[in-house]
RNA sequence: AGAGUAUGAUCAUGGCUCAGAUUGAACGCUGGCGGCAGGCCUAACACAUGCAAGUCGAGCGAGAAAGCACUUCGGUGUGAGUAGCGGCGGACGGGUGAGUAACGCGUACGUAGCAUUUGCCCAGUAGUGGGGGACAACAUGUGGAAACGCAUGCUAAUACCGCAUACGCCCUAUGGGGGAAAGCAGGGGAUCUUCGGACCUUGCGCUAUUGGAGAAGCCUGCGUCGGAUUAGCUAGUUGGUGGGGUAAAGGCCCACCAAGGCGACGAUCCGUAGCUGGUCUGAGAGGAUGAUCAGCCACACUGGGACUGAGACACGGCCCAGACUCCUACGGGAGGCAGCAGUGGGGAAUAUUGGACAAUGGGCGAAAGCCUGAUCCAGCCAUGCCGCGUGUGUGAAGAAGGCCUUAGGGUUGUAAAGCACUUUCAGUAGGGAGGAAAAGUUAGUCGUUAAUAACGGCUAGCCGUGACGUUACCUACAGAAGAAGCACCGGCAAACUCCGUGCCAGCAGCCGCGGUAAUACGGAGGGUGCGAGCGUUAAUCGGAAUUACUGGGCGUAAAGCGCGCGUAGGCGGCCUGAUAAGUUGGAUGUGAAAGCCCUGGGCUUAACCUAGGAACUGCAUUCAAAACUGUCAGGCUAGAGUAUGGUAGAGGAUAGUGGAAUUUCCGGUGUAGCGGUGAAAUGCGUAGAGAUCGGAAGGAACAUCAGUGGCGAAGGCGGCUAUCUGGACCAAUACUGACGCUGAGGUCCAGAUGCGUGGGGAUCAAACAUGAUUAUAUACCCUUGUAUUCGACGCCCGAAACGAGGAGAACUAGAUGUUUGAGGGCUUGUCCCCUUAGUGGUGCAGCUAACGCGAUAAGUUCUCCGCCUGGGGAGUACGGCCGCAAGGUUAAAACUCAAAUGAAUUGACGGGGGCCCGCACAAGCGGUGGAGCAUGUGGUUUAAUUCGAUGCAACGCGAAGAACCUUACCUGGCCUUGACAUCCUUGGAAUUUCGCAGAAACGUGAAAGUGCCUUCGGGAGCCAAGAGACAGGUGCUGCAUGGCUGUCGUCAGCUCGUGUCGUGAGAUGUUGGGUUAAGUCCCGCAACGAGCGCAACCCCUAUCUCUAGUUGCCAGCGAUUAGGUAGGGGAACUCUAGAGAGACUGCCGGUGAUAAACCGGAGGAAGGUGGGGACGACGUCAAGUCAUCAUGGCCCUUAUGGGUAGGGCUACACACGUGCUACAAUGGUCGGUACAGAGGGCUGCAAACUCGCGAGAGUAAGCUAAUCUCAGAAAAUUAUUCGUAGUCCGGAUUGGAGUCUGCAACUCGACUCCAUGAAGUCCGAUUCGCUAGUAACAGCGAAUCAGCAUGUCGCGGUGAAUACGGUCCCGGGCCUUGUACACACCGCCCGUCACACCAUGGGAGUGUGUUGCACCAGAAGCCGGUAGUCUAACCGAAAGGGGGGCGCCGUCCACGGUGUGGCCGAUGACUGGGGUGAAGUCGUAACAAGGUAGCCGUAGGGGAACCUGCGGCUGGAUCACCU
Repeated sequence: AGAGUAUGAUCAUGGCUCAGAUUGAACGCUGGCGGCAGGCCUAACACAUGCAAGUCGAGCGAGAAAGCACUUCGGUGUGAGUAGCGGCGGACGGGUGAGUAACGCGUACGUAGCAUUUGCCCAGUAGUGGGGGACAACAUGUGGAAACGCAUGCUAAUACCGCAUACGCCCUAUGGGGGAAAGCAGGGGAUCUUCGGACCUUGCGCUAUUGGAGAAGCCUGCGUCGGAUUAGCUAGUUGGUGGGGUAAAGGCCCACCAAGGCGACGAUCCGUAGCUGGUCUGAGAGGAUGAUCAGCCACACUGGGACUGAGACACGGCCCAGACUCCUACGGGAGGCAGCAGUGGGGAAUAUUGGACAAUGGGCGAAAGCCUGAUCCAGCCAUGCCGCGUGUGUGAAGAAGGCCUUAGGGUUGUAAAGCACUUUCAGUAGGGAGGAAAAGUUAGUCGUUAAUAACGGCUAGCCGUGACGUUACCUACAGAAGAAGCACCGGCAAACUCCGUGCCAGCAGCCGCGGUAAUACGGAGGGUGCGAGCGUUAAUCGGAAUUACUGGGCGUAAAGCGCGCGUAGGCGGCCUGAUAAGUUGGAUGUGAAAGCCCUGGGCUUAACCUAGGAACUGCAUUCAAAACUGUCAGGCUAGAGUAUGGUAGAGGAUAGUGGAAUUUCCGGUGUAGCGGUGAAAUGCGUAGAGAUCGGAAGGAACAUCAGUGGCGAAGGCGGCUAUCUGGACCAAUACUGACGCUGAGGUCCAGAUGCGUGGGGAUCAAACAUGAUUAUAUACCCUUGUAUUCGACGCCCGAAACGAGGAGAACUAGAUGUUUGAGGGCUUGUCCCCUUAGUGGUGCAGCUAACGCGAUAAGUUCUCCGCCUGGGGAGUACGGCCGCAAGGUUAAAACUCAAAUGAAUUGACGGGGGCCCGCACAAGCGGUGGAGCAUGUGGUUUAAUUCGAUGCAACGCGAAGAACCUUACCUGGCCUUGACAUCCUUGGAAUUUCGCAGAAACGUGAAAGUGCCUUCGGGAGCCAAGAGACAGGUGCUGCAUGGCUGUCGUCAGCUCGUGUCGUGAGAUGUUGGGUUAAGUCCCGCAACGAGCGCAACCCCUAUCUCUAGUUGCCAGCGAUUAGGUAGGGGAACUCUAGAGAGACUGCCGGUGAUAAACCGGAGGAAGGUGGGGACGACGUCAAGUCAUCAUGGCCCUUAUGGGUAGGGCUACACACGUGCUACAAUGGUCGGUACAGAGGGCUGCAAACUCGCGAGAGUAAGCUAAUCUCAGAAAAUUAUUCGUAGUCCGGAUUGGAGUCUGCAACUCGACUCCAUGAAGUCCGAUUCGCUAGUAACAGCGAAUCAGCAUGUCGCGGUGAAUACGGUCCCGGGCCUUGUACACACCGCCCGUCACACCAUGGGAGUGUGUUGCACCAGAAGCCGGUAGUCUAACCGAAAGGGGGGCGCCGUCCACGGUGUGGCCGAUGACUGGGGUGAAGUCGUAACAAGGUAGCCGUAGGGGAACCUGCGGCUGGAUCACCU
């Protein structure tokens, strides 16, 4: 510090996720030791048991054991302790966080410039005199189960009450008045004595008071969570006066008076929560949190209350009410672990019913001491942090085993073993600090005192206190001995292989893995990381600049209110003076300690502990400064405004008025149609339409002018005239003197639609109704047509209300068009220059993700407002407000996804555009589709009809040829190392022939045969038998593959290097202007070059030359034949087959840019690629082929292998493709005559001859081929006949008879002859081929092959027609445009319906909680009253009084009750929409002009997407026009 994830890729926006740190944690696996810490986060749920607050006999009375002392033996004293009275303490310490949003907490003040208290402690001052009356205990009686009482009687005090005194204290009207106390212990010289003491003294106490310390109460400023879908709250409420009350101010309480107080700077209400120092995280700012430790607060079963006290409204006190638990004799009582342990329960989860007061601290006491679950220790728990160990060195035969393997090896791995060492920790044994200071006692000294007692301080000696504890630590002993796991290994993110599994099982933090070769599942080996731990889960911060103060945004990504006016608020021009609130600096106080940080110190180190420092960014007080902001005062004119004079304008309102047009009505003329559409129909019309002429009525809208022209804040505004009226601009002066900007709430206006009332109603036109279209057509199109559209009044208030751009101000290059003013110039113009205010296009800098913006900013700054924070759910639900309604406004959550989005890029696509090409269309010729047959396919059938190929690019395809074989299929019958390969052993030559059985395979028998080489050992080949390794598979996967092939397409494209541009994907080059068959070439150009393709190079063919002539040729010569027939001869010609020439836009003219090139011409056998072929770029289709072959993996192994016979691949209702033959006269038939090329031939081609009607047969010459042969070419031509007919066309089918091949023609061959003579008379929609030696027609040959061609591949013969043209169909190329597509339109995608699941709204209601109001009621208690009753202290004149208790009454009030409201959550028959879900239904709304451009608002309609009306927007393609 970043990374992954949207996309084909890119940049941006934006969410989700990860890496880090942390925790009072929990869970899983594992677990050696020690130190330091921590340990119910849940039920403030209920609690058995024990302990947690007592102490003082030196305050008091009583009683009094053992022991001890004394004894006059009667007893007396002492005595641990003890219930009671009394004192102090139980308000501290300890626990918990329920409540509390509050002066509760934090911080800083105040309470002595009149608002307080304080036990114990410290210091000071003054006292401590003299009396009195009771009550416990106790005794007696008595009630009760108990708890606990009751009555009578006795008694003490540091208990209680008067009196006296009063420095100071309190009250006061300043005259005065009021109010205390207690003794106890030790010691003692003198004096007195009732022998108890008095008295003196010391110590402790007591009273009053002052000050302090510490503690507490109260008040105030500031800070302190969320919700406005909580906006108004308040009656003691706010204030005053006077009282009461309190320690104390105060409506704290009361009476009276006034009507205030709080609130948008968030009152009230609701929800949540103890607050802080701190803790975690973070660079910081912040965010989260408030365990342990510390400060404060609150609480103590729930609620209320007071008492006592210095202090409480009291955790281990009291009273009452309530719930719960327990005891009970049923009458009544007892209790409160949120103290320490512990139990149950809850929970994912949190410990021992331990030891000790040794230390620290607390209470009481004079003290010893007692008490102390505070505390100190121990126990349990890896809960965390820290430290240590589980060995160290050496050791290659790189052992064994495991795993992998290319079979060689690699790896585990110096790892182990082995050898040599060490002994921390644990274990055993022994030793052994510190935590301990005191207290006590003895002695000395000092203080006090009359004093050597006593007491206190100090010094010294002695005695002596440890829970932990078998302490820490040290030493010795033995032995590598007792001690390693967990997670991960696809990317992020360090670490890879094998096996198993086969979209299963499973994994997963995100992206995503798994459908037979998974580095992603499970296991193993290996590796990586951490290590007594490691992972997972949960949670917080970080990364996240993803709430942005530091530090974000709003044209198109989420986001500018539709527009103005204006309140509060925020901000605000120039100068001077004052002030000092903000601001800045200094000082002082405070900011507890601990913690964090720094520097030291102590534990062997560290964690930990400890000392000092720094820091605590804050608050307060005070001093100072005066620039800026504020405030006050005075001035100014540049902002703003007013006045004067002008200008332009669809600015607004009202009234009037005009013509054109539509419609309707009336009348005339006139006749058969009109209207409407893609085409029609509905509709109108002979009852006279439409057309035309005249007249009338009525309503609405204003052509041309008209313009990126004008005006207005926006919505918006358009004939003309008048009236009223708002704003803007210009020029020049005068005046006011900051009067300004923005603007939460508030309020005005606001197109269209819509609503209400009553008008008006011509046109157009939702709805509705027809007609069409269509599979449907609730639409698009057509015909009618109502609301509406118009005006008035009143509502509604939502638009793509858009420049998708809030308002205002300032600054920052230009040139240019236009509108309205003003000024200037002359040359007076349809002129030029300058300036102001608008309104446009372009453009520099700058900005922007890009597109783009660019003085009219989206630039640079300032001020103010509004708004945004992933997509969906949803602008929805609920609630509030508004509305007559429709609806508007404000505005969530659950749930769900890992995306949704913007701009730009490359493609692909478009029922987008432009340019261009192609037998693509058109123009032609001939076919297909109809018939019969052949052939292939589908389907069906079958035991099997083997398999593959399936749009173009499968279907006369693999198959260049299925009777057996082929053959892979079926049935039957056989074999199992096998038909075939290699290796081993044994035997035999191999091999051939003949029998028998059988369908054959095969079985069985007989016979013949003994080979070749040899170094004589044997070897090679072959056959048979045996055993096992293995063979074998046309079995599966072409979606694991190689190779080969098809196709786009012989289309002109596909790329690269360097450079340049762009953030980038990418672009440029390759686009543009021409041209070409061509990315062919030229020119231009931020490109310059290059490669694969094109072309050329190769082959055939067309012309010529040269060379060479056999089997070919024969002109000339000679001979000859039927004949170049010629074993004379020739080398001219044809031809053969070698080598060359030739054609290059080379030449001329024109066009063109003087280019490339095109057009025409000449010459030439051939002219612009002469004609054909081979040749197929980058790539696409997971195209085809595992059945040509090869091959990974899987499968079979007496069978999915191998033989064998027969059958099948040839089936047949049917459908399709490709062909053949026809339907005839351009023909058929018969006869005559003519002309090829290219091939094949010894398992062969076969002449001639003979036979047969023929297929063919017989015999046989020649030929290993320019020699022989297949081999007769046919159409053609010539003559004959047929005469338009199912024919002398056509030949299917069938019967009969044959030929040939072959082991064999039944299933199932071809051919011949005789006979038969079907459909068919030119073929629907449609569709195919072909542009010249082509189509068409007619034959010939070859491969395969025993035989079998209408198929395929070749060959030559005859030999056309047409191409105007332009892009209508199809395919393709280039450019451009749109896109929501990228698996790329066979794309994407919307809504209803049906099913499953999930959360949620409504809902008659039901039940709980909480709260407001009204009323009833009223325990305990305080306060007040009191005509009842009782009454020790004081007074008394003895009657009584004062005072008090009880009782009763009243005020307040908890629990409770009744009624009526509010709110939250739960539940609810039924119901609404929403979300999610590999393969459901209906359509096709959107994305391209998405096939009717889309979208927004509104209204109506419809199964559904949606459709239609009105108004608006461009975020619409295309074409045209304008600028």
Small-subunit ribosomal RNA from an uncultured prokaryote, 1523 nucleotides, folded computationally. RNAcentral holds the sequence, with entries from ENA.